[in-house]
Molecule: Glycine riboswitch aptamer
Organism: Loktanella sp. 3ANDIMAR09
RNA sequence: UCGACUCGUGUGGGAGAACCGGUAACACCCGGUGCCGAAGGCGCAACCGCCCCGGAAACGCUCAGGCCACAGGACCACGGGGGUCUU
Repeated sequence: UCGACUCGUGUGGGAGAACCGGUAACACCCGGUGCCGAAGGCGCAACCGCCCCGGAAACGCUCAGGCCACAGGACCACGGGGGUCUU
């Protein structure tokens, strides 16, 4: 110095789904019923893998979490750093 992968970090963007009662409270508390998928977790028909074993998603489940707003939020863009490999 080129590129790739990866881990933090700053800024911006970022979906879905709720009613009833306790009750004075569109409560984050309690109870009932219902619902959502994009923290995390679990699963794998096709796919990858020569086969077995195995791998993985924005798919499936809904354990956890969530269902005004705020917050959180997978993920995306840009900036700046650490690590590994590489030109």